About this RNA: Bacterial RNase P class A from a Desulfobulbaceae bacterium, 388 nucleotides, folded computationally. Rfam family: Bacterial RNase P class A. On this family, see Frank and Pace, Annu Rev Biochem 1998: "Ribonuclease P: unity and diversity in a tRNA processing ribozyme". About the family: Ribonuclease P (RNase P) is a ubiquitous endoribonuclease, found in archaea, bacteria and eukarya as well as chloroplasts and mitochondria. Model confidence (mean pLDDT): 76 of 100.
[in-house]
């Protein structure tokens, strides 16, 4: 000094007019006067709850969901920690991570051959023609070289072979056992082994564990208003019907219902509606996420939908203009170290017209995930130059 990785806080202020929406005082009922008033994602509606209704949510089949261990949590498909695995030089990211000997299925083109998988070039042994040498053919060996391909019957090196091949040895993979750490997933280490025939399950599937359905436009009250209308058809106390994701059991209600067609009235206030798995702040515990004590605050409740608008001044930012430190590089000197006040690039401070201030607006609430998002500001780390 340049580049990079991680984690975090912000995301315009502040003043006067005037305006609106809620709460609490005052009263002379006309007003006053005080106190609050959109996020860090309010957004997607992707997940989990609280809550509210379905008399009770029983079992069973589907049909999903979720997948490495362990902990947190009200719960999760989420969040720490960790273990394994690929990138990366590093800090650090990132994972589609239970099972392919339980079945079934696909691997295109290329390629002899793609898993009940082989021989194209090629190497050797035996025979024949032709015959210096080489070269053809027949038949059997062979998968160590090459060639296709994402991926070819573990991988490298010696021995050994007629040529070769775990044939055979070591040394690394794999598999069994053991021992030692760990709560675990694993990991080290040692022994013995056949030396095995690939990937795809984010194909079907298996395994494990796990799911009642519907939602604040739930739900409750009150008021008003119609025609508690009409016509067929079926069933019916030997049980019609209903118990709001499908089926079936099972268990409750249960007397008039079901279905189709024609015709009217209503759809208005209240309520749910904000005091919480809450925020903040010291304290203890824990790698950590998070957990318990204490203490202190009330921070929106709109309903067609309130939380503004003008003006001034200031923060950040773009730009654009004076000063100009350093570096670099070009001239010019000089034996070299170096100079020069030359040009080239160019900071911080300052000043200036003049622009511009991000993503976006609450509707029952929390918790996460995912996405957008000008900038501006903090901690730490890792790498590269160079200087002490």
């Nucleotide at each position: 000094a340049g580049g990079a990785g991680u984690g975090g806080g912000u995301g315009c202020a502040u003043g006067a007019u005037c305006g609106c929406u809620g709460g609490c005082c005052u009263c002379u009922u006309g007003a006053g006067g005080c106190c609050a008033g959109a996020g860090g994602a309010a957004a997607g509606u992707c997940c989990g709850a609280a809550c509210u209704c379905c008399g009770c949510a029983g079992g069973g089949c589907a049909a999903g969901g979720u997948g490495g261990u362990u902990c947190g949590u009200a719960a999760u498909u989420c969040g720490a920690a960790c273990u394994g695995g690929g990138g990366g030089c590093g800090a650090c990211c990132c994972c589609g991570a239970g099972g392919a000997a339980a079945g079934u299925g696909c691997c295109a083109c290329a390629g002899a051959a793609a898993a009940u998988a082989a021989a194209c070039c090629g190497c050797c042994a035996g025979g024949g023609c032709u015959g210096c040498a080489g070269g053809c053919c027949c038949c059997g060996g062979u998968a160590a070289g090459g060639g296709u391909g994402a991926a070819a019957u573990g991988g490298c090196g010696a021995g050994g072979u007629a040529a070769g091949a775990g044939c055979u040895c070591a040394c690394c993979g794999c598999u069994u056992u053991c021992a030692u750490g760990g709560u675990g997933a694993c990991a080290u280490g040692a022994a013995a082994g056949g030396c095995a025939u690939g990937g795809c399950a984010a194909a079907c599937c298996c395994c494990a564990c796990u799911u009642g359905g519907a939602g604040c436009a739930a739900c409750a009250u009150c008021a008003a208003a119609u025609a508690g209308g009409g016509a067929a058809a079926c069933a019916c106390u030997u049980g019609a019907g209903g118990a709001c994701g499908g089926c079936c059991c099972g268990u409750c209600c249960g007397a008039u219902g079901u279905u189709u067609c024609c015709g009217g009235g209503u759809a208005g206030a209240u309520c749910g509606c904000u005091a919480g798995a809450g925020g903040u702040g010291c304290c203890a515990g824990g790698c950590g996420a998070c957990u318990g004590g204490c203490a202190u605050c009330c921070c929106a409740g709109a309903u067609a939908a309130a939380u503004g608008a003008u003006c001034a001044u200031g923060g950040c930012c773009c730009g654009u203009c004076c000063c100009a430190a350093g570096a670099u590089c070009c001239g010019c000197u000089g034996c070299a170290a170096g100079g020069c006040a030359g040009g080239u690039u160019g900071a911080a401070c300052g000043g200036c017209a003049g622009g511009g201030u991000a993503c976006a607006g609450a509707a029952u609430u929390c918790g996460g995930c995912u996405u957008a998002u000008a900038g501006c500001c903090c901690a730490c780390u890792c790498c590269u130059u160079u200087u002490u």